Predicted 3D model of a 389-nucleotide part of an RNA (large-subunit ribosomal RNA, domain III) from a Bacteriovoracaceae bacterium.
It matches the Rfam family "Bacterial large subunit ribosomal RNA".
The source organism's lineage runs through Bacteria, Pseudomonadati, Bdellovibrionota, Bacteriovoracales and Bacteriovoracaceae.
RNAcentral holds the full RNA, with entries from ENA.
The coordinates come from a structure-prediction model, not an experiment, and the mean pLDDT is 83.
Context: one part of a larger RNA
C1' cells in the first nucleotide's frame, strides 16, 4: 500500500423455539422463495471409508461456529440366480516350432491373453443407525450328485452316452411405414373423510386413496416356412441316417402343418400392499381396490417394405456318425450340495478431471401433470434446494 480490493452465480429469506459458556450461520415448527429432461431417481468410470452412531473444536471451512465430506473413537458392505472369473471370441496384444536379424531384438504359424459383444437361472413384500433382487417371509428357477417308485428299452440282433470331426443354428446394415398390445396418464365409479369466525356452500361440493411382480397353466393379435415320406450319391480332408445334390410318391395352396410370437385370462394372491385410526412407544387394527378414454420414443420387431454403401466371431445349442458300451433313459417325488472377487458411499459433483468445498468438463437408464407438435417454453408433483460472511 489498506483495513483497500475481495469474501466464487442477483434461487431468498423471516420468525418462533431448543441447545449452548457464547448463536444471522447448528437442531426443530410453521411461513416464504428457487429447480423439476433437473439443482429429482438408478448405474459405468473414477475416488477410498467421504457412509453410520457418540464425542470434539488447535487447525482445515474465504468471516462466525455448538455445525461439517475436519480431528477421535466405535460400528457398517451378507448372493447358486445382480456384476466379474470357473465359459466363448472382436480389435489389438503375446508367442511353442519357424523366418529374419551383429547383439538386443523383429516378424509370425499353431495356439493363448483380450468385451465395448454373444451364452447364462428371482421376484413381489418387510426389516437397520448405516446392507439388501445378497438378510426375513412368500412364492420361483438354474445345474449337479443321491435314494425311492413307476414305466420302457437293452446287453454283440447294441439300450444309452457321444466329439477336439462333419451340417445347421447361433448370425447381425441402414430408412420408412402400418397394425396389436402395454407402461404410464386422465376421468369416472367406489371406500373414508369433511362441510367452519368472511358473501356463499349437504350437492351435480371439498379432501386422500382405488396398488400388486417373477414363476406355472392357457397359447391369442401377429410373423416366417408349403407339408410329409421313398430311392439315389464324383460333394461336405476318415464315416455318417445328418447337409447339400438328384429322381420320385402323397397331400395342399381363401387352407392345413410345424416353428416362433408380444399381450390378455386363470393361478401366483392373501393374514400382502393400502388413505386413515388408536397407541408415549414398540406396534396394532384396516375401507375400496372396479370400468372407460388417451396412449408412447418401450414390447411383438430389423418382424414387414424399400434402398445401396451389401452390413462380427467363437462358444452355446440342435443335429450327424467315429468312438466308447452294460446296465440305461424318461417321470414323480423327497431331501441335499452350489466356489471366489465385487456390493458402504459420492457419483452433471464440495467425494470424478480441472493445485482450492473452482460459475468449467465428465458415458447410460427412468425421467410425472396442465398448455404444447415437442426431451421446447412456463407453472407445477414426487423428491431435492435457498448455492458458508
Nucleotide at each position: 500500500g489498506a483495513g483497500u480490493a475481495g469474501c466464487g452465480a442477483u434461487a431468498a429469506g423471516a420468525a418462533a423455539g431448543g441447545u449452548g459458556a457464547g448463536a444471522a450461520u447448528c437442531c426443530u415448527u410453521u411461513c416464504c422463495a428457487c429447480c423439476g429432461a433437473a439443482a429429482a431417481u438408478c448405474u459405468a468410470a473414477g475416488g477410498g471409508u467421504u457412509c453410520c452412531u457418540g464425542g470434539g473444536c488447535c487447525a482445515g471451512g474465504u468471516g462466525a461456529c455448538u455445525c461439517c465430506g475436519c480431528c477421535c473413537a466405535g460400528g457398517g458392505u451378507g448372493a447358486g440366480u445382480c456384476g466379474g472369473a470357473u465359459c466363448c471370441u472382436a480389435a489389438c496384444g503375446c508367442g511353442a516350432g519357424g523366418c529374419c536379424g551383429a547383439a538386443a531384438g523383429g516378424c509370425g504359424u499353431a495356439g493363448u491373453g483380450g468385451a465395448u459383444g454373444g451364452a447364462c437361472a428371482a421376484c413381489a413384500g418387510g426389516u437397520u443407525a448405516a446392507u439388501a433382487u445378497u438378510c426375513c417371509u412368500g412364492u420361483a428357477c438354474u445345474u449337479g450328485a443321491a435314494u425311492a417308485a413307476a414305466a420302457u428299452c437293452g446287453u454283440u440282433c447294441g439300450a444309452c452316452c457321444a466329439a477336439u470331426g462333419g451340417a445347421g443354428u447361433g448370425a447381425c446394415g441402414c430408412a420408412g411405414a402400418a397394425a396389436g398390445a402395454u407402461a404410464a396418464u386422465g376421468g369416472a365409479u367406489c371406500c373414508a373423510u369433511c362441510u367452519g369466525u368472511u358473501g356463499g356452500a349437504u350437492a351435480u361440493g371439498g379432501u386422500g386413496g382405488u396398488u400388486u411382480a417373477a414363476g406355472c397353466g392357457u397359447g391369442u393379435a401377429g410373423g416366417u416356412g408349403g407339408g410329409a415320406g421313398a430311392c439315389u450319391u464324383u460333394g461336405g480332408u476318415a464315416a455318417a441316417u445328418c447337409c447339400g445334390g438328384g429322381u420320385u410318391u402323397c397331400u395342399a395352396u381363401u387352407a392345413a402343418c410345424a416353428c416362433u410370437g408380444a399381450g390378455g385370462c386363470g393361478u401366483g394372491a392373501a393374514u400382502a400392499c393400502g388413505a386413515g385410526g388408536c397407541g408415549c412407544a414398540a406396534g396394532c387394527c384396516g375401507a375400496a381396490g372396479u370400468c372407460c378414454a388417451u396412449g408412447a420414443u418401450u414390447c411383438u420387431c430389423c418382424g414387414c417394405u424399400g434402398c445401396c454403401u451389401a452390413g462380427a466371431a467363437a462358444a452355446g445349442c440342435u443335429u450327424c456318425u467315429a468312438g466308447g458300451g452294460a446296465g440305461a433313459u424318461u417321470u414323480u417325488a423327497u431331501g441335499c450340495a452350489a466356489u471366489c472377487c465385487g456390493u458402504a458411499c459420492c457419483g452433471u459433483a464440495a467425494a470424478c478431471c480441472g493445485a482450492c468445498a473452482c460459475a468449467g468438463g465428465u458415458a447410460g437408464a427412468u425421467g410425472g401433470g396442465a398448455u404444447g407438435a415437442g426431451u421446447a417454453a412456463u407453472c407445477u408433483c414426487a423428491g431435492g434446494u435457498g448455492a458458508u460472511u